The RNA shown here (Fluoride riboswitch aptamer (crcB RNA motif)) has 62 nucleotides and comes from Acidithiobacillus caldus. The same sequence occurs in records of 2 taxa. The sequence is in RNAcentral, with records from Rfam and Ribocentre. Its Rfam family is "Fluoride riboswitch aptamer (crcB RNA motif)". Gene Ontology terms of the family: positive regulation of gene expression and response to fluoride. Taxonomically the source falls in Acidithiobacillus (Bacteria, Pseudomonadati, Acidithiobacillia, Acidithiobacillaceae).

RNA sequence: CUUUCCAACGGCGAUGAGGUCCGCCUGGAACCGCCUUCGUGGCUAAUGACUUCUACCGAAUC
Numbered sequence: 001c002u003u004u005c006c007a008a009c010g011g012c013g014a015u016g017a018g019g020u021c022c023g024c025c026u027g028g029a030a031c032c033g034c035c036u037u038c039g040u041g042g043c044u045a046a047u048g049a050c051u052u053c054u055a056c057c058g059a060a061u062c
Base pairs, nucleotide, nucleotide: 010025011024012023013022016053017052018051019050020049021048033043034042035041
């Protein structure tokens, strides 16, 4: 340095963080949104789901 096996740890689910649950992946993996005239163009959403905080957007009141 390369290959194989086992164990442990882990990684991921289109933009941040905490908790819970679910799902996926085993490193050549899981994962990496949509539209488009393909242009340094346009659009939605902070969740896989629930909830909390933060950021952002809209409305109302003081």